Bacterial RNase P class A from Agaribacterium sp. ZY112, 346 nucleotides, folded computationally. Its Rfam family is "Bacterial RNase P class A". About the family: Ribonuclease P (RNase P) is a ubiquitous endoribonuclease, found in archaea, bacteria and eukarya as well as chloroplasts and mitochondria. For this family Rfam cites "Ribonuclease P: unity and diversity in a tRNA processing ribozyme" (Frank and Pace, Annu Rev Biochem, 1998). The gene name in the source record is rnpB. The source organism's lineage runs through Bacteria, Pseudomonadati, Pseudomonadota, Cellvibrionales and Agaribacterium.
[in-house]
RNA sequence: CGAGCCAGCUGGGCAAUCGCUCGACUUCGGUUGAGAGGAAAGUCCGGGCUCCAUAGGGUAGAGUGCCAGGUAACGCCUGGGGGGCGUGAGCCUACGGAUAGUGCAGCAGAAAGGAAACCGCCUCUGUGUAAGCAGUGGUAAGGGUGAAAAGGUGCGGUAAGAGCGCACCGCGCAGCUGGUAACAGUCUGUGGCGAUGGUAAACCCCACUCGGAGCAAGACCAAAUAGGAAUCCUAUAGGCGUGUACCCGCGCUGGAUUCGGGUAGGUCGCUUGAGCCCAUUAGCGAUGAUGGGCCUAGAUGAAUGAUUGUCCUAGACAGAACCCGGCUUAUAGGCUGGCUCAAUAU
Numbered sequence: 001c002g003a004g005c006c007a008g009c010u011g012g013g014c015a016a017u018c019g020c021u022c023g024a025c026u027u028c029g030g031u032u033g034a035g036a037g038g039a040a041a042g043u044c045c046g047g048g049c050u051c052c053a054u055a056g057g058g059u060a061g062a063g064u065g066c067c068a069g070g071u072a073a074c075g076c077c078u079g080g081g082g083g084g085c086g087u088g089a090g091c092c093u094a095c096g097g098a099u100a101g102u103g104c105a106g107c108a109g110a111a112a113g114g115a116a117a118c119c120g121c122c123u124c125u126g127u128g129u130a131a132g133c134a135g136u137g138g139u140a141a142g143g144g145u146g147a148a149a150a151g152g153u154g155c156g157g158u159a160a161g162a163g164c165g166c167a168c169c170g171c172g173c174a175g176c177u178g179g180u181a182a183c184a185g186u187c188u189g190u191g192g193c194g195a196u197g198g199u200a201a202a203c204c205c206c207a208c209u210c211g212g213a214g215c216a217a218g219a220c221c222a223a224a225u226a227g228g229a230a231u232c233c234u235a236u237a238g239g240c241g242u243g244u245a246c247c248c249g250c251g252c253u254g255g256a257u258u259c260g261g262g263u264a265g266g267u268c269g270c271u272u273g274a275g276c277c278c279a280u281u282a283g284c285g286a287u288g289a290u291g292g293g294c295c296u297a298g299a300u301g302a303a304u305g306a307u308u309g310u311c312c313u314a315g316a317c318a319g320a321a322c323c324c325g326g327c328u329u330a331u332a333g334g335c336u337g338g339c340u341c342a343a344u345a346u
Base pairs, nucleotide, nucleotide: 002341003340004339005338006337007336008335009334010333012311013310014309015308016307017306018305020035021034022033023032024031025030037317041328042327044326045325046324047323048322049214050213051212052211057247058246059245061210062209063208064207065206066080067079068078069077070076081095082093083092084091085090096205097204101203102202103199104198118143119142120139121138122137124135125134126133127132151169152168153167154166155165156164170193171191172190173189174188175187176185177184178183218268219267220266221265228259229258230257231256232255233254238253239252240251241250242249243248275294276293277292278291279290280289281288282287
C1' cells in the first nucleotide's frame, strides 16, 4: 500500500408552529407523560394463552437424524468430531443404516456386481522355404474402453503369469491407549484378504418426538325477528353433532332439502412480560445465579403527520393489530474491533 475473513453499531439530527392516539391529573379552560422495526416482512418452526374436554389406546400420517451441552421448547443456539472447499484467516454439511429386502446406473467396452477375454503372452499340434496362418490348452502381470474393471509398490518364482510366496503399505478381526462421547492412533497381535463397489435429497429399515383448532380463539352485555312455512326419508333402529383421518368413545333424539325473516352493536380479552438494562460471579461458549434499576404503542375503515429554518454522512429496506423465542429474506450510506495473505522497502 492492496486484497480478503469474522463480529458489531447506526440507519437522518436540531429548533419552531399547527395537528393525531392512549394514559394520569383537572378549577372542565387545559396541563403533563408516552407513542412502529432490525427486520414490524415470510407465516417457515417452537411455545405462552383460550376452547374442544372428563379423557384416551391402536393404526395411518408427519417431523428430526454425528456427539455433548443450553433452552419453556424447537427443525434453534453453543462447543466438539467426521467429510468437503480455500495458500490462509475461515466457510459448507439433507452427517443413523447398503451384511434386512427391493429398485436404479446412458454411451463406450470382451465384460458393470461373482462377470470375463478385444489386443496380447506361453505350451502343444498341423501347414509353409520363410514371414506367417489355423486349431487345442493355460493366463489376467502388459495394452485398450470407462467415473469405476478381481488392493498398491518392489523382489522372488513360473512354460507364460497371478498374493502364487515374501517385505512394506492398505484392508478385516481381536485388543490396548486417550477422550463423557462422536472419534483418534508412526500402538500390539493376527489373517493372504470377503471385488466388504455406488446410490437411501430412491422405496425401505432403525431410533426419538408429535391431540386439534386458533384472538376472526374465547367470555359477557344489549337489541331484534317468525320458538316461520313447504316437500321427502325415517322413528329405538339408524342418523346427526363432536374428539384432525379410521377404530373406539361422548352427547342429542329425529334427519335432509328448499323458500322466507331478524341481527352483524358494545365491553373485555389488550399489554407487567419465559420482559429490558447495569454490575458481580460460574462456564471455552450458548447460557445460568445473585444484587440493583426501569416500565417502553394498544389502534379498530385502522393513531406519530404537515410546514419552515438549519446541520450533514444527502437518508436504503420498509409500518405493530394477542404475546414471546428462533430461522429465512430485503437493506443506500456511514462507523468500529479483531484476524489472514500477496507485493515492495528497511